[in-house]
Molecule: Bacterial RNase P class A
Organism: Labedella populi
RNA sequence: CGGGUCGGCAAGACGGUCGCGUCGGUCGCACGGGUCCGCCCGUCGACCGCCGAGGAACGUCCGGGCUCCUCAGAGCAGGGCGGUGGGUAACACCCACCCGGGGUAACCCGCGAGACAGUGCAACAGAGAACAGACCGCCACCGGCGUCCGCGCCGGGGGUAAGGGUGAAACGGUGGUGUAAGAGACCACCAGCGACCGGGGUGACCCGGUCGGCUCGGUAAACCUCGCCCGGAGCAAGGUCAGACAGGGGACCAUGGGGCUGCUCGUCCCGUCCCCGGGUAGACCGCUAGAGGGUUGUGGUGACGCAACCCCGAGAGAGAUGGCCGUCAGCGGCAUCCGUGCCGCGACAGAACCCGGCGUAUCAGCUGGCCCGUUCA
Numbered sequence: 001c002g003g004g005u006c007g008g009c010a011a012g013a014c015g016g017u018c019g020c021g022u023c024g025g026u027c028g029c030a031c032g033g034g035u036c037c038g039c040c041c042g043u044c045g046a047c048c049g050c051c052g053a054g055g056a057a058c059g060u061c062c063g064g065g066c067u068c069c070u071c072a073g074a075g076c077a078g079g080g081c082g083g084u085g086g087g088u089a090a091c092a093c094c095c096a097c098c099c100g101g102g103g104u105a106a107c108c109c110g111c112g113a114g115a116c117a118g119u120g121c122a123a124c125a126g127a128g129a130a131c132a133g134a135c136c137g138c139c140a141c142c143g144g145c146g147u148c149c150g151c152g153c154c155g156g157g158g159g160u161a162a163g164g165g166u167g168a169a170a171c172g173g174u175g176g177u178g179u180a181a182g183a184g185a186c187c188a189c190c191a192g193c194g195a196c197c198g199g200g201g202u203g204a205c206c207c208g209g210u211c212g213g214c215u216c217g218g219u220a221a222a223c224c225u226c227g228c229c230c231g232g233a234g235c236a237a238g239g240u241c242a243g244a245c246a247g248g249g250g251a252c253c254a255u256g257g258g259g260c261u262g263c264u265c266g267u268c269c270c271g272u273c274c275c276c277g278g279g280u281a282g283a284c285c286g287c288u289a290g291a292g293g294g295u296u297g298u299g300g301u302g303a304c305g306c307a308a309c310c311c312c313g314a315g316a317g318a319g320a321u322g323g324c325c326g327u328c329a330g331c332g333g334c335a336u337c338c339g340u341g342c343c344g345c346g347a348c349a350g351a352a353c354c355c356g357g358c359g360u361a362u363c364a365g366c367u368g369g370c371c372c373g374u375u376c377a
Stems, first nucleotide, its partner, number of pairs: 001373009012328007020052002023049006030043005054348001058359002061357005066234004073265004078230005083097005098112001099110004113225002118223002120219002135164002137160003141156006172190006191215001193212008238285004247276006256270005292311008330345006
């Protein structure tokens, strides 16, 4: 310098002016109410002040906090996860490591337990797709024909699976012995599997030794089995206050009805449900001080933990934060008298109970680590 790979920050700044929202303060006596006649409460108005959308606020895919289902369970069904060890309030998240695969590498990927519990599935091709198989071949025997006497061709019955072919995949690989020709039939080495043993590691696993049968497919992101975990519903959860009303009919009815997601047990309550009809829809809470943020130190490979100090950063309620002007910054292009000037660029996108993740969208930019290649010193 080029290419690759893994991250971090960020989402313009300042000033002026007009305007918006909560909250706090001051004033008003504007309106209503109360009054011990000082004033108080509410609404409204004016002025002043603090603060006022995000890294994803999006998706609603996970996990929680919180609230209710009166209290407390068990089982089945159902659902989630699936290498090991950590982190966390928890998780399908994050970190580290192991194994397998890809890549020269940094690094990336993995629905990572079980195929000897059972059931399925693998088109077509192929002889044959799980204890399978003989298409082309190879060998020997019998018969026939030919013969240059080496043998060649055809047919029949038999042996073979080493060679060739088909396929995504064909019942270990290489070399040899052996054989009529072959074959783990036997041998050496290798891979795999099993048994026993030694070493390392918390562990998943890794390394090594001895022996042995020679080798007993694939697929579970198919059903399934195994192991671990899981009550349900959700802020339109759920409460408080005020206010208003009009009831009528029916079903079940203690050997019953109803609640606890579905079912059973268990347990609790004594009523539950359907139809027709009437009234109310107001105010407040929940609602923002938290598993919160920042700085420094410290422990740890890391996720993260601990300690000290500092900070309080929207809380709306049909739902607010906008418009204009000026200057500057950043990046890109052009020009340059090298002082600078001109032009252009700025995305995805808007809180609504809150938090931790994941996924998706994304502009102007800034920046770090590592790997490979090339060149120079």